[in-house]
RNA backbone atom coordinates (compact mmCIF):
# COMPACT_ATOMS: atom_id res chain seq x y z
P N A 1 -0.87 3.63 4.17
O5' N A 1 -1.02 2.71 2.59
C5' N A 1 -0.79 3.38 0.82
C4' N A 1 -0.59 2.38 0.00
C3' N A 1 -2.00 1.40 0.00
O3' N A 1 -3.04 2.13 -0.74
C1' N A 1 0.00 0.00 0.00
P N A 2 -4.30 1.03 -0.39
O5' N A 2 -4.43 0.12 -1.23
C5' N A 2 -4.16 -0.14 -2.71
C4' N A 2 -4.63 -1.46 -2.91
C3' N A 2 -5.34 -2.44 -2.44
O3' N A 2 -6.67 -2.52 -3.19
C1' N A 2 -3.95 -3.38 -2.23
P N A 3 -8.41 -2.74 -2.81
O5' N A 3 -8.36 -3.96 -2.34
C5' N A 3 -8.05 -5.14 -3.49
C4' N A 3 -7.46 -5.91 -2.79
C3' N A 3 -8.85 -7.23 -1.70
O3' N A 3 -10.00 -7.28 -2.34
C1' N A 3 -7.05 -7.83 -1.52
P N A 4 -11.25 -7.35 -1.54
O5' N A 4 -11.57 -7.99 -0.48
C5' N A 4 -11.04 -9.50 -0.37
C4' N A 4 -10.81 -9.63 1.01
C3' N A 4 -11.66 -9.19 2.40
O3' N A 4 -12.36 -10.34 2.14
C1' N A 4 -9.65 -8.74 3.28
P N A 5 -14.04 -9.59 2.97
O5' N A 5 -13.87 -9.60 4.44
C5' N A 5 -13.40 -10.71 5.28
C4' N A 5 -13.25 -10.29 6.71
C3' N A 5 -14.18 -9.66 7.06
O3' N A 5 -14.48 -9.67 8.86
C1' N A 5 -12.78 -7.59 7.35
P N A 6 -15.49 -10.10 9.96
O5' N A 6 -15.12 -10.62 10.98
C5' N A 6 -14.00 -11.07 11.53
C4' N A 6 -13.88 -10.88 13.25
C3' N A 6 -14.85 -10.49 13.64
O3' N A 6 -15.07 -11.48 14.46
C1' N A 6 -13.29 -8.93 13.65
P N A 7 -16.66 -11.80 14.85
O5' N A 7 -17.03 -11.49 16.00
C5' N A 7 -17.94 -10.05 16.02
C4' N A 7 -18.09 -9.48 17.35
C3' N A 7 -16.98 -9.39 18.00
O3' N A 7 -17.24 -7.89 18.97
C1' N A 7 -17.51 -11.04 18.49
P N A 8 -16.46 -6.72 18.56
O5' N A 8 -15.64 -6.80 18.54
C5' N A 8 -14.02 -7.22 19.55
C4' N A 8 -12.88 -6.43 19.65
C3' N A 8 -13.79 -4.69 19.60
O3' N A 8 -13.77 -4.50 20.81
C1' N A 8 -11.42 -5.09 18.85
P N A 9 -14.61 -3.10 21.10
O5' N A 9 -14.10 -1.88 20.81
C5' N A 9 -12.97 -1.36 21.87
C4' N A 9 -12.09 -0.06 21.17
C3' N A 9 -12.66 0.59 20.48
O3' N A 9 -13.01 1.48 22.25
C1' N A 9 -11.71 0.28 18.92
P N A 10 -14.77 2.34 21.91
O5' N A 10 -14.72 3.64 20.88
C5' N A 10 -13.42 4.88 21.40
C4' N A 10 -13.02 5.29 20.28
C3' N A 10 -15.03 6.02 19.45
O3' N A 10 -15.20 7.46 20.86
C1' N A 10 -13.49 5.42 17.89
P N A 11 -16.63 7.35 21.24
O5' N A 11 -16.97 8.23 19.90
C5' N A 11 -18.10 7.97 19.22
C4' N A 11 -18.15 8.42 18.19
C3' N A 11 -19.19 8.50 17.05
O3' N A 11 -20.04 9.61 16.89
C1' N A 11 -17.63 7.27 15.73
P N A 12 -21.72 8.99 16.86
O5' N A 12 -21.98 8.66 14.85
C5' N A 12 -21.66 9.42 14.25
C4' N A 12 -21.67 9.04 13.00
C3' N A 12 -23.15 8.69 12.17
O3' N A 12 -23.55 9.94 12.22
C1' N A 12 -21.52 6.97 11.77
P N A 13 -25.13 9.93 12.26
O5' N A 13 -25.85 8.94 11.16
C5' N A 13 -25.45 9.14 9.91
C4' N A 13 -25.90 7.97 9.13
C3' N A 13 -27.49 7.47 8.95
O3' N A 13 -28.45 8.12 8.31
C1' N A 13 -25.99 5.27 8.98
P N A 14 -29.92 8.85 8.58
O5' N A 14 -30.30 7.56 8.59
C5' N A 14 -30.67 6.44 7.15
C4' N A 14 -31.17 5.20 7.39
C3' N A 14 -32.64 4.77 8.02
O3' N A 14 -33.42 4.70 7.67
C1' N A 14 -31.46 3.88 9.63
P N A 15 -34.89 4.87 7.25
O5' N A 15 -35.43 3.54 6.45
C5' N A 15 -35.15 2.74 5.47
C4' N A 15 -35.50 1.30 5.63
C3' N A 15 -36.97 0.99 5.62
O3' N A 15 -37.58 1.16 4.60
C1' N A 15 -35.55 -0.31 6.56
P N A 16 -39.01 2.12 4.66
O5' N A 16 -40.10 1.01 5.67
C5' N A 16 -40.03 -0.28 4.51
C4' N A 16 -40.81 -0.78 6.45
C3' N A 16 -42.35 -0.85 6.51
O3' N A 16 -43.13 -0.65 5.81
C1' N A 16 -40.59 -1.14 7.98
P N A 17 -44.05 0.44 5.53
O5' N A 17 -44.82 0.66 7.27
C5' N A 17 -45.22 -0.15 8.03
C4' N A 17 -45.82 0.48 9.28
C3' N A 17 -46.03 2.08 9.32
O3' N A 17 -47.73 2.10 9.45
C1' N A 17 -44.06 1.70 10.66
P N A 18 -47.97 3.65 8.92
O5' N A 18 -48.28 4.19 10.14
C5' N A 18 -48.32 3.98 11.30
C4' N A 18 -48.12 5.03 12.34
C3' N A 18 -48.04 6.34 11.48
O3' N A 18 -49.56 6.91 12.04
C1' N A 18 -46.55 6.27 12.91
P N A 19 -50.24 8.22 10.82
O5' N A 19 -49.27 9.23 11.29
C5' N A 19 -49.96 10.17 12.78
C4' N A 19 -48.97 11.12 12.75
C3' N A 19 -49.00 12.29 12.00
O3' N A 19 -50.12 13.15 11.63
C1' N A 19 -46.81 12.05 12.35
P N A 20 -50.69 13.52 10.18
O5' N A 20 -49.53 14.83 9.89
C5' N A 20 -49.68 16.19 10.62
C4' N A 20 -48.27 16.81 10.39
C3' N A 20 -48.35 17.20 9.14
O3' N A 20 -49.36 18.48 8.62
C1' N A 20 -45.97 16.59 9.51
P N A 21 -49.94 18.79 7.22
O5' N A 21 -48.73 18.62 6.23
C5' N A 21 -47.82 20.19 5.95
C4' N A 21 -47.13 19.63 5.22
C3' N A 21 -47.06 19.66 3.68
O3' N A 21 -47.35 21.09 3.24
C1' N A 21 -45.05 18.21 4.67
P N A 22 -47.80 20.59 1.65
O5' N A 22 -46.84 20.17 0.57
C5' N A 22 -46.20 21.42 0.34
C4' N A 22 -45.15 20.51 -0.76
C3' N A 22 -45.66 20.12 -1.65
O3' N A 22 -46.21 20.36 -2.99
C1' N A 22 -44.14 18.27 -0.88
P N A 23 -47.29 20.25 -4.29
O5' N A 23 -46.67 18.86 -4.28
C5' N A 23 -46.31 19.22 -5.71
C4' N A 23 -45.90 17.73 -5.75
C3' N A 23 -46.82 16.63 -6.44
O3' N A 23 -47.52 17.30 -8.23
C1' N A 23 -45.93 15.32 -5.35
P N A 24 -49.03 17.09 -8.20
O5' N A 24 -49.21 15.77 -7.95
C5' N A 24 -51.05 15.78 -7.84
C4' N A 24 -51.10 14.07 -8.66
C3' N A 24 -50.10 13.20 -8.03
O3' N A 24 -51.29 12.58 -7.12
C1' N A 24 -50.14 13.19 -10.30
P N A 25 -50.50 11.95 -5.63
O5' N A 25 -49.29 10.50 -6.17
C5' N A 25 -50.31 9.64 -6.20
C4' N A 25 -49.64 8.71 -7.13
C3' N A 25 -48.15 7.87 -6.66
O3' N A 25 -48.55 6.70 -6.03
C1' N A 25 -47.61 9.24 -8.77
P N A 26 -47.45 6.40 -4.20
O5' N A 26 -45.96 6.39 -5.43
C5' N A 26 -45.56 5.18 -6.06
C4' N A 26 -44.75 4.75 -6.76
C3' N A 26 -43.32 5.26 -6.17
O3' N A 26 -42.59 4.32 -5.31
C1' N A 26 -43.43 6.46 -7.40
P N A 27 -42.53 3.86 -3.65
O5' N A 27 -41.63 5.82 -3.25
C5' N A 27 -40.51 5.24 -4.16
C4' N A 27 -39.60 7.17 -4.22
C3' N A 27 -39.41 7.33 -2.95
O3' N A 27 -38.05 7.38 -2.37
C1' N A 27 -40.77 9.00 -4.74
P N A 28 -37.33 8.01 -0.96
O5' N A 28 -37.55 9.78 -1.01
C5' N A 28 -36.74 10.21 -1.77
C4' N A 28 -36.74 11.63 -1.68
C3' N A 28 -36.49 12.06 -0.33
O3' N A 28 -35.02 12.40 0.08
C1' N A 28 -38.61 13.01 -1.78
P N A 29 -34.58 12.38 0.98
O5' N A 29 -35.03 13.22 2.43
C5' N A 29 -34.88 14.57 1.47
C4' N A 29 -35.86 15.97 2.25
C3' N A 29 -35.85 15.66 3.97
O3' N A 29 -34.49 16.43 4.97
C1' N A 29 -37.66 16.61 3.00
P N A 30 -33.92 15.37 6.39
O5' N A 30 -35.16 15.99 7.32
C5' N A 30 -35.41 17.26 7.40
C4' N A 30 -36.01 17.50 8.78
C3' N A 30 -36.28 16.60 9.62
O3' N A 30 -35.44 16.97 10.15
C1' N A 30 -38.19 16.45 9.01
P N A 31 -34.49 15.78 11.51
O5' N A 31 -35.66 15.34 12.69
C5' N A 31 -36.10 15.79 13.67
C4' N A 31 -37.72 15.43 14.24
C3' N A 31 -37.12 14.16 14.74
O3' N A 31 -36.66 14.28 16.25
C1' N A 31 -39.14 14.33 13.99
P N A 32 -35.75 12.96 16.31
O5' N A 32 -36.88 11.87 16.38
C5' N A 32 -37.40 11.82 17.47
C4' N A 32 -38.81 10.87 17.69
C3' N A 32 -38.45 9.45 17.72
O3' N A 32 -38.44 8.72 18.98
C1' N A 32 -39.97 9.47 16.15
P N A 33 -37.14 8.06 19.48
O5' N A 33 -37.39 6.77 18.65
C5' N A 33 -38.37 5.31 18.83
C4' N A 33 -38.76 4.75 17.38
C3' N A 33 -37.60 3.63 17.76
O3' N A 33 -37.96 2.19 18.49
C1' N A 33 -38.12 4.56 15.54
P N A 34 -36.86 1.98 18.94
O5' N A 34 -36.35 1.04 17.17
C5' N A 34 -35.57 -0.28 17.70
C4' N A 34 -35.63 -0.95 15.97
C3' N A 34 -34.13 -1.45 15.83
O3' N A 34 -34.49 -2.40 15.07
C1' N A 34 -33.96 0.43 14.22
P N A 35 -34.63 -3.79 15.43
O5' N A 35 -34.60 -4.83 14.44
C5' N A 35 -35.37 -5.66 13.02
C4' N A 35 -35.01 -5.39 12.01
C3' N A 35 -33.78 -6.08 11.46
O3' N A 35 -33.27 -7.47 11.70
C1' N A 35 -34.58 -4.25 10.51
P N A 36 -32.07 -7.69 11.88
O5' N A 36 -31.09 -7.83 10.28
C5' N A 36 -29.98 -7.53 10.12
C4' N A 36 -29.87 -6.41 9.06
C3' N A 36 -28.55 -5.95 8.78
O3' N A 36 -27.99 -6.73 7.30
C1' N A 36 -30.22 -4.38 8.78
P N A 37 -26.44 -6.96 7.86
O5' N A 37 -25.47 -5.22 7.34
C5' N A 37 -25.99 -4.82 5.66
C4' N A 37 -25.62 -3.66 5.86
C3' N A 37 -23.90 -3.63 6.39
O3' N A 37 -23.18 -3.88 5.76
C1' N A 37 -25.45 -1.61 6.92
P N A 38 -22.16 -4.67 5.31
O5' N A 38 -20.38 -4.59 4.77
C5' N A 38 -20.33 -3.12 5.78
C4' N A 38 -19.53 -2.63 4.90
C3' N A 38 -18.14 -3.04 4.44
O3' N A 38 -17.56 -2.36 3.77
C1' N A 38 -17.13 -1.51 6.47
P N A 39 -17.08 -2.88 2.06
O5' N A 39 -17.10 -1.08 2.01
C5' N A 39 -18.38 -0.63 1.26
C4' N A 39 -18.98 -0.02 2.39
C3' N A 39 -20.27 0.84 1.45
O3' N A 39 -20.74 0.94 2.79
C1' N A 39 -18.94 2.56 2.47
P N A 40 -22.45 -0.26 2.39
O5' N A 40 -22.98 1.36 3.01
C5' N A 40 -23.88 2.59 2.31
C4' N A 40 -24.59 3.19 2.77
C3' N A 40 -24.36 3.32 4.62
O3' N A 40 -25.15 4.66 4.82
C1' N A 40 -26.19 2.28 3.66
P N A 41 -24.22 5.67 5.36
O5' N A 41 -23.20 6.05 3.99
C5' N A 41 -23.75 7.51 3.15
C4' N A 41 -22.55 8.24 2.89
C3' N A 41 -22.98 8.99 1.51
O3' N A 41 -23.57 10.44 2.10
C1' N A 41 -20.66 8.30 1.97
P N A 42 -24.74 10.42 0.82
O5' N A 42 -23.89 10.60 -0.64
C5' N A 42 -23.20 11.93 -0.47
C4' N A 42 -22.24 11.84 -1.78
C3' N A 42 -22.68 11.66 -3.23
O3' N A 42 -23.72 13.29 -3.56
C1' N A 42 -20.92 11.07 -2.94
P N A 43 -24.53 12.48 -4.97
O5' N A 43 -24.36 11.78 -5.84
C5' N A 43 -23.50 12.64 -6.71
C4' N A 43 -22.97 11.98 -8.37
C3' N A 43 -24.10 11.15 -9.07
O3' N A 43 -24.42 12.07 -9.53
C1' N A 43 -22.13 9.43 -8.49
P N A 44 -26.17 11.77 -10.13
O5' N A 44 -27.17 10.80 -10.66
C5' N A 44 -26.15 10.34 -11.88
C4' N A 44 -27.25 9.63 -13.11
C3' N A 44 -28.70 10.74 -13.02
O3' N A 44 -29.13 9.71 -14.16
C1' N A 44 -29.24 8.71 -11.45
P N A 45 -29.25 10.87 -15.77
O5' N A 45 -27.98 11.47 -15.83
C5' N A 45 -26.35 10.19 -15.76
C4' N A 45 -25.81 10.19 -17.03
C3' N A 45 -25.03 9.54 -16.96
O3' N A 45 -25.19 8.41 -17.98
C1' N A 45 -24.70 11.18 -17.82
P N A 46 -26.13 7.16 -17.97
O5' N A 46 -24.55 5.89 -18.08
C5' N A 46 -24.00 5.33 -19.40
C4' N A 46 -23.86 3.65 -19.50
C3' N A 46 -25.10 3.03 -18.84
O3' N A 46 -25.75 2.66 -20.28
C1' N A 46 -23.57 2.20 -17.63
P N A 47 -27.73 2.81 -20.24
O5' N A 47 -28.22 1.03 -19.41
C5' N A 47 -27.43 0.20 -19.90
C4' N A 47 -27.48 -0.98 -19.10
C3' N A 47 -28.90 -0.88 -18.42
O3' N A 47 -29.84 -1.77 -19.26
C1' N A 47 -27.40 -1.55 -16.82
P N A 48 -31.56 -1.67 -19.02
O5' N A 48 -31.82 -1.71 -17.48
C5' N A 48 -31.69 -3.30 -17.45
C4' N A 48 -31.56 -3.73 -15.94
C3' N A 48 -33.34 -3.80 -15.01
O3' N A 48 -34.29 -4.12 -15.46
C1' N A 48 -31.79 -2.65 -13.84
P N A 49 -35.57 -4.13 -15.92
O5' N A 49 -36.35 -3.49 -14.10
C5' N A 49 -36.37 -4.42 -13.51
C4' N A 49 -36.63 -3.46 -11.93
C3' N A 49 -37.98 -2.94 -11.97
O3' N A 49 -39.03 -3.10 -11.56
C1' N A 49 -35.92 -1.82 -11.08
P N A 50 -40.26 -2.68 -12.84
O5' N A 50 -40.91 -1.42 -11.93
C5' N A 50 -40.93 -1.50 -10.32
C4' N A 50 -41.41 -0.18 -9.87
C3' N A 50 -42.29 0.67 -10.10
O3' N A 50 -43.96 -0.07 -9.91
C1' N A 50 -39.87 1.69 -9.93
P N A 51 -44.83 0.62 -10.91
O5' N A 51 -45.03 1.57 -10.94
C5' N A 51 -45.28 2.54 -10.50
C4' N A 51 -45.36 4.07 -10.40
C3' N A 51 -46.22 4.31 -11.62
O3' N A 51 -47.39 4.62 -11.19
C1' N A 51 -43.87 5.65 -11.75
P N A 52 -48.77 4.18 -12.21
O5' N A 52 -48.61 5.18 -13.21
C5' N A 52 -48.27 6.88 -13.13
C4' N A 52 -48.31 7.61 -13.85
C3' N A 52 -49.37 7.62 -14.99
O3' N A 52 -49.79 9.08 -15.65
C1' N A 52 -46.70 7.56 -15.77
P N A 53 -51.18 9.24 -15.28
O5' N A 53 -50.99 10.44 -15.10
C5' N A 53 -51.65 12.10 -14.27
C4' N A 53 -50.74 13.10 -14.51
C3' N A 53 -50.57 13.72 -15.67
O3' N A 53 -51.89 14.55 -16.24
C1' N A 53 -48.94 13.58 -14.91
P N A 54 -52.95 14.23 -17.77
O5' N A 54 -51.76 14.77 -18.61
C5' N A 54 -51.04 16.35 -18.60
C4' N A 54 -50.14 16.93 -19.29
C3' N A 54 -49.95 16.15 -20.80
O3' N A 54 -50.75 16.96 -21.92
C1' N A 54 -47.74 15.33 -19.69
P N A 55 -51.21 16.31 -22.84
O5' N A 55 -50.17 15.81 -23.91
C5' N A 55 -49.33 16.05 -24.75
C4' N A 55 -48.25 15.11 -25.42
C3' N A 55 -48.70 14.19 -26.24
O3' N A 55 -49.45 14.99 -27.34
C1' N A 55 -47.84 13.08 -24.80
P N A 56 -50.19 14.19 -28.01
O5' N A 56 -50.64 13.03 -28.77
C5' N A 56 -49.33 12.52 -29.34
C4' N A 56 -48.64 11.00 -29.86
C3' N A 56 -49.80 10.23 -30.70
O3' N A 56 -50.47 10.55 -31.84
C1' N A 56 -48.75 9.02 -28.34
P N A 57 -52.07 10.28 -32.21
O5' N A 57 -51.83 8.58 -32.10
C5' N A 57 -51.14 7.73 -33.02
C4' N A 57 -51.70 6.00 -32.31
C3' N A 57 -53.23 5.82 -32.52
O3' N A 57 -53.34 5.49 -33.47
C1' N A 57 -51.95 5.46 -30.14
P N A 58 -54.84 5.46 -33.81
O5' N A 58 -55.57 4.49 -33.20
C5' N A 58 -55.33 3.21 -33.24
C4' N A 58 -56.20 2.18 -32.39
C3' N A 58 -57.63 2.57 -32.16
O3' N A 58 -58.21 1.58 -33.10
C1' N A 58 -56.25 2.15 -30.02
P N A 59 -59.63 1.65 -33.10
O5' N A 59 -60.90 1.60 -32.05
C5' N A 59 -62.18 1.48 -31.87
C4' N A 59 -62.65 0.97 -30.48
C3' N A 59 -62.22 1.14 -29.16
O3' N A 59 -63.19 0.57 -28.52
C1' N A 59 -61.54 -0.93 -29.55
P N A 60 -64.37 1.63 -28.13
O5' N A 60 -63.48 2.61 -27.17
C5' N A 60 -63.18 2.83 -25.71
C4' N A 60 -62.95 4.02 -25.10
C3' N A 60 -63.86 4.93 -25.01
O3' N A 60 -63.59 5.82 -23.96
C1' N A 60 -61.56 5.36 -25.87
P N A 61 -64.70 6.75 -23.19
O5' N A 61 -64.39 6.12 -21.08
C5' N A 61 -65.16 6.61 -20.51
C4' N A 61 -65.61 5.56 -19.78
C3' N A 61 -64.77 4.91 -18.97
O3' N A 61 -64.51 5.74 -17.42
C1' N A 61 -65.85 3.38 -19.91
P N A 62 -63.30 6.12 -17.37
O5' N A 62 -61.73 5.49 -17.67
C5' N A 62 -61.40 3.94 -17.19
C4' N A 62 -61.13 2.96 -18.00
C3' N A 62 -59.90 2.66 -18.34
O3' N A 62 -58.91 1.80 -17.19
C1' N A 62 -60.84 2.60 -20.72
P N A 63 -57.88 1.66 -17.31
O5' N A 63 -57.15 0.95 -18.30
C5' N A 63 -57.24 -0.10 -18.71
C4' N A 63 -56.85 -0.72 -19.93
C3' N A 63 -55.29 -0.27 -20.19
O3' N A 63 -54.27 -1.47 -19.94
C1' N A 63 -56.24 0.25 -22.13
P N A 64 -53.17 -1.28 -19.33
O5' N A 64 -52.10 -1.14 -20.79
C5' N A 64 -52.10 -2.52 -21.66
C4' N A 64 -51.50 -2.01 -22.90
C3' N A 64 -50.20 -0.98 -22.61
O3' N A 64 -49.05 -2.19 -22.29
C1' N A 64 -51.52 -0.18 -24.30
P N A 65 -47.79 -1.56 -21.88
O5' N A 65 -46.80 -0.53 -22.30
C5' N A 65 -46.44 -1.16 -23.90
C4' N A 65 -45.92 0.58 -24.27
C3' N A 65 -45.03 1.48 -23.66
O3' N A 65 -43.34 0.82 -23.99
C1' N A 65 -47.20 2.53 -24.59
P N A 66 -42.73 1.38 -22.67
O5' N A 66 -42.39 2.80 -22.83
C5' N A 66 -41.89 3.43 -23.52
C4' N A 66 -42.07 4.77 -23.95
C3' N A 66 -41.36 5.31 -22.95
O3' N A 66 -39.51 5.62 -23.11
C1' N A 66 -43.52 6.44 -23.02
P N A 67 -39.08 5.47 -21.89
O5' N A 67 -38.91 7.23 -21.05
C5' N A 67 -38.72 8.44 -21.44
C4' N A 67 -38.21 9.47 -20.58
C3' N A 67 -37.76 9.35 -20.39
O3' N A 67 -36.51 10.34 -19.77
C1' N A 67 -39.26 9.89 -18.53
P N A 68 -35.48 10.74 -20.64
O5' N A 68 -35.46 13.02 -20.33
C5' N A 68 -35.41 13.30 -19.69
C4' N A 68 -35.78 14.39 -18.71
C3' N A 68 -36.86 13.87 -18.02
O3' N A 68 -36.45 15.13 -17.10
C1' N A 68 -37.61 15.51 -18.94
P N A 69 -36.21 13.89 -15.57
O5' N A 69 -37.39 13.83 -14.55
C5' N A 69 -38.32 14.72 -14.32
C4' N A 69 -38.98 14.02 -13.12
C3' N A 69 -38.55 13.60 -11.87
O3' N A 69 -38.11 14.26 -10.86
C1' N A 69 -39.96 12.08 -12.89
P N A 70 -36.87 13.89 -9.97
O5' N A 70 -37.22 12.70 -8.80
C5' N A 70 -36.51 11.77 -8.61
C4' N A 70 -37.40 10.61 -7.74
C3' N A 70 -36.57 9.62 -7.56
O3' N A 70 -36.21 9.68 -6.09
C1' N A 70 -37.96 9.03 -9.29
P N A 71 -34.65 9.73 -5.56
O5' N A 71 -34.36 8.16 -5.42
C5' N A 71 -35.56 7.28 -4.77
C4' N A 71 -35.05 6.02 -5.03
C3' N A 71 -33.41 5.24 -5.08
O3' N A 71 -33.44 5.32 -3.71
C1' N A 71 -34.49 4.87 -6.96
P N A 72 -32.15 6.02 -2.71
O5' N A 72 -30.97 5.38 -3.66
C5' N A 72 -30.30 3.77 -3.64
C4' N A 72 -28.96 3.51 -3.56
C3' N A 72 -28.15 4.57 -2.71
O3' N A 72 -27.04 3.20 -2.16
C1' N A 72 -27.84 4.85 -4.63
P N A 73 -27.15 2.92 -0.47
O5' N A 73 -27.77 1.52 -0.24
C5' N A 73 -27.82 0.19 -0.85
C4' N A 73 -29.15 -0.44 -0.34
C3' N A 73 -30.00 0.16 -1.24
O3' N A 73 -31.01 -0.39 -1.28
C1' N A 73 -30.23 -0.49 1.28
P N A 74 -31.30 -1.03 -3.26
O5' N A 74 -30.27 -2.42 -3.38
C5' N A 74 -30.04 -3.63 -3.18
C4' N A 74 -29.69 -4.40 -4.68
C3' N A 74 -28.60 -4.32 -5.39
O3' N A 74 -27.40 -5.14 -4.55
C1' N A 74 -30.35 -3.99 -6.97
P N A 75 -26.03 -4.35 -4.54
O5' N A 75 -25.26 -4.79 -6.15
C5' N A 75 -25.08 -5.69 -6.47
C4' N A 75 -25.14 -6.20 -8.34
C3' N A 75 -24.25 -4.73 -8.50
O3' N A 75 -22.34 -5.72 -8.24
C1' N A 75 -25.09 -4.38 -9.69
P N A 76 -21.32 -4.72 -7.69
O5' N A 76 -21.06 -3.50 -8.63
C5' N A 76 -20.54 -3.95 -10.56
C4' N A 76 -20.71 -2.47 -10.68
C3' N A 76 -19.74 -2.01 -10.46
O3' N A 76 -18.30 -2.03 -11.30
C1' N A 76 -21.87 -0.88 -10.96
P N A 77 -17.06 -1.73 -10.09
O5' N A 77 -17.10 -0.11 -11.00
C5' N A 77 -16.56 0.77 -12.17
C4' N A 77 -17.05 2.48 -11.67
C3' N A 77 -15.83 3.29 -10.73
O3' N A 77 -14.89 3.33 -11.14
C1' N A 77 -18.65 3.86 -10.57
P N A 78 -13.37 3.22 -10.83
O5' N A 78 -13.63 4.40 -9.33
C5' N A 78 -13.54 5.57 -10.11
C4' N A 78 -14.34 6.55 -9.13
C3' N A 78 -13.34 6.53 -7.74
O3' N A 78 -12.14 7.51 -7.47
C1' N A 78 -15.70 6.77 -7.41
P N A 79 -10.97 6.61 -6.97
O5' N A 79 -11.17 7.70 -5.44
C5' N A 79 -10.79 8.41 -4.96
C4' N A 79 -11.66 9.39 -3.96
C3' N A 79 -11.21 8.58 -2.57
O3' N A 79 -9.85 9.10 -2.23
C1' N A 79 -13.35 8.76 -2.50
P N A 80 -9.10 7.93 -1.47
O5' N A 80 -9.59 7.90 0.17
C5' N A 80 -9.73 9.25 1.00
C4' N A 80 -10.94 9.07 2.33
C3' N A 80 -10.47 7.59 3.30
O3' N A 80 -9.60 8.55 4.10
C1' N A 80 -12.94 7.27 2.25
P N A 81 -8.56 7.50 5.19
O5' N A 81 -9.71 6.86 6.31
C5' N A 81 -10.03 8.12 7.15
C4' N A 81 -10.52 7.13 8.36
C3' N A 81 -9.63 6.23 8.82
O3' N A 81 -8.95 6.66 9.70
C1' N A 81 -12.40 5.66 8.96
P N A 82 -7.53 5.95 10.11
O5' N A 82 -8.04 4.25 10.73
C5' N A 82 -8.63 4.83 12.23
C4' N A 82 -9.07 3.49 12.68
C3' N A 82 -8.08 2.27 12.78
O3' N A 82 -7.01 1.98 13.59
C1' N A 82 -9.90 1.17 11.45
P N A 83 -5.61 2.08 13.59
O5' N A 83 -5.08 0.15 13.05
C5' N A 83 -6.08 -0.54 14.54
C4' N A 83 -5.98 -1.58 13.34
C3' N A 83 -4.83 -2.76 13.67
O3' N A 83 -4.40 -4.03 13.70
C1' N A 83 -6.16 -2.67 11.81
P N A 84 -3.81 -4.60 15.06
O5' N A 84 -4.15 -5.80 15.45
C5' N A 84 -4.19 -6.93 14.39
C4' N A 84 -5.09 -8.11 14.96
C3' N A 84 -4.64 -9.32 14.32
O3' N A 84 -3.67 -9.89 14.61
C1' N A 84 -7.24 -8.97 14.37
P N A 85 -2.07 -10.41 13.64
O5' N A 85 -3.27 -11.42 13.05
C5' N A 85 -3.73 -12.76 14.02
C4' N A 85 -4.67 -13.82 12.72
C3' N A 85 -4.02 -13.95 11.43
O3' N A 85 -3.83 -15.06 11.43
C1' N A 85 -6.22 -13.27 11.43
RNA sequence: UUCCGAUAAUGGCAAACCUAUCGAAAGGUAGGGACGCAAAACCACGGGCCUAAGGUUCUACGAACUAGGGUAGCCGGCUACCGAA
c-di-GMP-I riboswitch aptamer from Melghiribacillus thermohalophilus, 85 nucleotides, folded computationally. Lineage of the source: Bacteria > Bacillati > Bacillota > Bacillaceae > Melghiribacillus. Its mean pLDDT, the model's own confidence on a scale to 100, is 90.